[in-house]
The part of an RNA shown here (large-subunit ribosomal RNA, domain IV) has 362 nucleotides and comes from a Pseudomonadota bacterium. The full RNA is in RNAcentral, with records from ENA. Its mean pLDDT, the model's own confidence on a scale to 100, is 88. It matches the Rfam family "Bacterial large subunit ribosomal RNA". Gene Ontology terms of the family: ribosome and structural constituent of ribosome.

Context: one part of a larger RNA
RNA sequence: ACCUCGCCAAGGAACUCGGCAAGUUGACCCCGUAACUUCGGGAGAAGGGGUGCCUCGGUAGGGUGAAGGAGCUUGCCUCCGGAGCCCGAGGAGGUUGCAGAGAAUAGGCCCAGGCGACUGUUUACUAAAAACACAGGUCUCUGCGAACCCGUAAGGGGACGUAUAGGGGCUGACGCCUGCCCAGUGCCGGAAGGUUAAGGGGAAGGGUUAUCCGGGUUUUACCCGGAGAAGCUCUGAACCUAAGCCCCGGUAAACGGCGGCCGUAACUAUAACGGUCCUAAGGUAGCGAAAUUCCUUGUCGGGUAAGUUCCGACCCGCAUGAAUGGCGUAACGAUCUGGGCACUGUCUCGGCGAGGAGCUCG
Numbered sequence: 001a002c003c004u005c006g007c008c009a010a011g012g013a014a015c016u017c018g019g020c021a022a023g024u025u026g027a028c029c030c031c032g033u034a035a036c037u038u039c040g041g042g043a044g045a046a047g048g049g050g051u052g053c054c055u056c057g058g059u060a061g062g063g064u065g066a067a068g069g070a071g072c073u074u075g076c077c078u079c080c081g082g083a084g085c086c087c088g089a090g091g092a093g094g095u096u097g098c099a100g101a102g103a104a105u106a107g108g109c110c111c112a113g114g115c116g117a118c119u120g121u122u123u124a125c126u127a128a129a130a131a132c133a134c135a136g137g138u139c140u141c142u143g144c145g146a147a148c149c150c151g152u153a154a155g156g157g158g159a160c161g162u163a164u165a166g167g168g169g170c171u172g173a174c175g176c177c178u179g180c181c182c183a184g185u186g187c188c189g190g191a192a193g194g195u196u197a198a199g200g201g202g203a204a205g206g207g208u209u210a211u212c213c214g215g216g217u218u219u220u221a222c223c224c225g226g227a228g229a230a231g232c233u234c235u236g237a238a239c240c241u242a243a244g245c246c247c248c249g250g251u252a253a254a255c256g257g258c259g260g261c262c263g264u265a266a267c268u269a270u271a272a273c274g275g276u277c278c279u280a281a282g283g284u285a286g287c288g289a290a291a292u293u294c295c296u297u298g299u300c301g302g303g304u305a306a307g308u309u310c311c312g313a314c315c316c317g318c319a320u321g322a323a324u325g326g327c328g329u330a331a332c333g334a335u336c337u338g339g340g341c342a343c344u345g346u347c348u349c350g351g352c353g354a355g356g357a358g359c360u361c362g
Stems, first nucleotide, its partner, number of pairs: 002356007010348002014346001019343001027051005036041001038173001052095005061087004068080004072075001096100001108341007115333002120132002136171007148157003174328004179258003184255002186251005193246003199240002204235005211227006259277005286320001287317001298314005
């Protein structure tokens, strides 16, 4: 020096990313408790006081209830009765130690803000959270041999359920709310017209050649050229024909989207106002330098002697915004952020002690 403990003058967070760690607090009884609130809570809020032993005295009081007695409706009856046993304050007086919840076990507290309502769940072995879930909300599918899921099928789940039910998506208690856009994409509805597959249909054409014609000929069987029925075969137009698509509507708690430029008021500044272009429509209420703000330590105020964090405002929102929910919100949280009280070896700044580990000997 290392590990695990114990103690410390003065100061008391000056430590540090950060009070991390360690301390403080701690039981029971009594007093007393704010904002806020969903009236339940917040609350063990906070903040105080008491606590041993002896005597009065096992007192006051409470519980249980024997013997004995009385009554009759004779019963494991009712009433009176109070022994014994158990529990046991409060008060007064006294007494003692440094210290009486005498050791051990046993909340530190408060203020403000972000996020998530809450209890729960999670990365078995670096993350417990503002992530997941959640009651509640909403959209959508499903009429029952349901939709949907597993399986090739039989079959099974759904469900021995039946729309107050079941499946799927989104949102996420509660309160106040949830604007505009259906042009694109999706979904739903429509069926007049356009387009459209297999299939039907078969106009027309191609191949083949019985036969015929012309030519050649080694003359009677072939060769070459041309035409060409039936059959077989190949190609195949018109026309008929579904959904779909085009088309016509609807639908945003479906996927999503929610402008630009110029000018204008009797100081200046600003622009209620006007013009113009574009769009499907140009962001409403709210909130806003925010878990979102680049510039940025924005500006002002608060807190500090001093504050890139924090709180309250402002609005110039690089690039907020309404169930990819918006804004609030009591309670809750091993959550995150800032501040304060208490307390401390975190520190100024180190010291001492104990037990280990290690090392040496054995």